[in-house]
């Protein structure tokens, strides 16, 4: 200096138009308990900060963190 990454507790989706799943917690069914295994609730407004846009996780600029070179 230059490249990539930052979204739920965790992994990852969304390529400009109501931010989705899976896994985990939870609650319930099963069980003499527990694990498994099946059903069901809920959970983030997107790293910060401006800018474009009727509308920005998304597309510009700036800056923090990380990982490569």
């Nucleotide at each position: 200096g230059g490249a990539c990454u930052a979204u739920a507790g965790c992994u990852u989706a969304a390529a400009g138009g109501u931010a989705a799943a899976g896994c985990a917690u939870c609650c319930g069914a099963c069980u003499c308990a527990u694990a498994a295994u099946c059903g069901g609730c809920g959970g983030a407004g997107u790293c910060u900060a401006a800018g474009u846009u009727c509308g920005a996780a998304u597309c510009u600029u700036a800056g923090u963190a990380g990982u490569c070179c």